[in-house]
RNAcentral holds the sequence, with entries from ENA.
Predicted 3D model of a 71-nucleotide RNA (transfer RNA) from a Minisyncoccota bacterium.
Rfam family: tRNA. The family's RNA type in Rfam is transfer RNA.
The coordinates come from a structure-prediction model, not an experiment, and the mean pLDDT is 85.
RNA sequence: GGGCUCAUAGUUUAGUGGCAAAACACCGCCUUCGCAUGGCGGAGACGGGAGUUCGAUUCUCCCUGAGUCCA
Numbered sequence: 001g002g003g004c005u006c007a008u009a010g011u012u013u014a015g016u017g018g019c020a021a022a023a024c025a026c027c028g029c030c031u032u033c034g035c036a037u038g039g040c041g042g043a044g045a046c047g048g049g050a051g052u053u054c055g056a057u058u059c060u061c062c063c064u065g066a067g068u069c070c071a
Stems, first nucleotide, its partner, number of pairs: 001070007010024004018054001026042005047063005
């Protein structure tokens, strides 16, 4: 320098064009003499920019970052 893959909550992952889901973690309540466990509820995210589209996390391009391969 070039090819390919990837970027979603604090972390790990779902989600192939129309309401963003779960687990752990966090907060509150219940349970206990207290702690833990358990139950119920809650807050919290689509890397940045542009394009296509009625509508983009999803498709296209560029940038940034990570991984991998070739030289």